[in-house]
RNA sequence: UGAUAGAGGCGCGGCGCUCAUCAGUACCCACCGUCCACCGGCAGGCAACCGGGGCGGGGAAAGGGAUCGCCGCCGAAGGGUUUCUCGGGUGCCUGACCGGGGGAUGACCUGGGUCGGCAGAGAAGAUCUGCCGGACUGCCAUUGUAAGGAACUUUCGAUGGAGCGCUAUCA
Numbered sequence: 001u002g003a004u005a006g007a008g009g010c011g012c013g014g015c016g017c018u019c020a021u022c023a024g025u026a027c028c029c030a031c032c033g034u035c036c037a038c039c040g041g042c043a044g045g046c047a048a049c050c051g052g053g054g055c056g057g058g059g060a061a062a063g064g065g066a067u068c069g070c071c072g073c074c075g076a077a078g079g080g081u082u083u084c085u086c087g088g089g090u091g092c093c094u095g096a097c098c099g100g101g102g103g104a105u106g107a108c109c110u111g112g113g114u115c116g117g118c119a120g121a122g123a124a125g126a127u128c129u130g131c132c133g134g135a136c137u138g139c140c141a142u143u144g145u146a147a148g149g150a151a152c153u154u155u156c157g158a159u160g161g162a163g164c165g166c167u168a169u170c171a
Base pairs, nucleotide, nucleotide: 001171002170003169004168005167006166009074011073012072013071014070015069016068018066019065027058028057029056031054032053038052039051040050041049042095043094044093045092046091047090077110078109079108080105081104082103083102084101085100086099087098088097111137112136114134115133116132117131118130119129120128121127139161140160141159142158143157144156146154147153148152
């Protein structure tokens, strides 16, 4: 240096069932009112279109979650950046912003979960993501300490580091 295997633990990701939330919301039906004007549907232009108040009856889904189960795993994976694509009512033109999905990315960031704070996403006080901080935890290096006669191993501690790491085997 390469290959293979492996460890970390409230470990990571995917899928499925169930449940709650979304929501008595959207939407549908009946009745009353209005049926002009005005307002809204990202911003600007053109065109049409749709929606708007009250009450009664019926009444979701997607996205986002939780538990459990199964599967694949241990840079697992997540984030950032970049590129392509889809959506945010319709058609044409211009400009942005937001969200979903696919690809690329050692020489961009993060060892891991957890708790708290802040910010963002979200309908949300659910949950997720980022940053900062706390204690914890696995690994390695340096060093002290105690035991074993020595190399070395082990115990307890201090300081530092990052998965581009660590351990084992083989070449």